[in-house]
The prediction has a mean pLDDT of 82. SAM riboswitch aptamer (S box leader) from Alkaliphilus serpentinus, 102 nucleotides, folded computationally.
RNA sequence: ACCUUAUCAAGAGCGGUGGAGGGAAUGGGCCCUAUGAUACCCGGCAACCAUAUUCAGUAUGGUGCUAAUUCCUACAGAAUUAAUGAUUCUGGCAGAUGAGGU
Numbered sequence: 001a002c003c004u005u006a007u008c009a010a011g012a013g014c015g016g017u018g019g020a021g022g023g024a025a026u027g028g029g030c031c032c033u034a035u036g037a038u039a040c041c042c043g044g045c046a047a048c049c050a051u052a053u054u055c056a057g058u059a060u061g062g063u064g065c066u067a068a069u070u071c072c073u074a075c076a077g078a079a080u081u082a083a084u085g086a087u088u089c090u091g092g093c094a095g096a097u098g099a100g101g102u
Stems, first nucleotide, its partner, number of pairs: 001102008013042001015041003021032003026074004043066003047063007070094001075091007
């Protein structure tokens, strides 16, 4: 890097450093941000895996996560509706994370 598979509506600081953008990519929207973003450190959470343990649990370790459903939407189908619009639902695509494989 690619493939397979599971999950993605829960949870998580009023701390420190530092100073400008950030919310994966592209389009459209909507948000966060000098009352300090992104990032890093510390703290926290508890999803997957491993190990131990009389075992619906707990502990330790690995990975992960810590605004908003994966922030919403782009494609297809269905329902409602006067409607090619709008709203809702389902699936898909893309993505993220774990585990396994090449």
It matches the Rfam family "SAM riboswitch aptamer (S box leader)". Rfam links the family to the GO term regulation of gene expression.